[in-house]
Predicted 3D model of an 84-nucleotide RNA (transfer RNA) from a Mollicutes bacterium. The coordinates come from a structure-prediction model, not an experiment, and the mean pLDDT is 81. It was read from a public genome assembly.
RNA sequence: GCCCGUGUGAUGGAAUUGGUAGACGUGCUGGAUUCAAAAUCCAGUGGUAGUGAUACCGUGUCGGUUCGCGCCCGACCAUGGGCA
Numbered sequence: 001g002c003c004c005g006u007g008u009g010a011u012g013g014a015a016u017u018g019g020u021a022g023a024c025g026u027g028c029u030g031g032a033u034u035c036a037a038a039a040u041c042c043a044g045u046g047g048u049a050g051u052g053a054u055a056c057c058g059u060g061u062c063g064g065u066u067c068g069c070g071c072c073c074g075a076c077c078a079u080g081g082g083c084a
Base pairs, nucleotide, nucleotide: 001083002082003081004080005079006078007077010026011025012024019067027045028044029043030042031041032040046057047056048055049054060076061075062074063073064072
């Protein structure tokens, strides 16, 4: 230099004919249980605004296509691999 893959909460990782983003597990927070703890069970767990109902934003970054992109297209960034 060229080619290919990957990038989603704190973390592993789902969601593909483009149509409710974050299922499920781990972690964390609160509670139950216990003399206390471990284990187990229950509930909650992206951000901003709001007393609240709710609204808006959020899939590496910036654009594009579309009624509507995590998903399709382009450039760039990061990372892994291959070729020279």
It matches the Rfam family "tRNA". Rfam classes the family as a transfer RNA.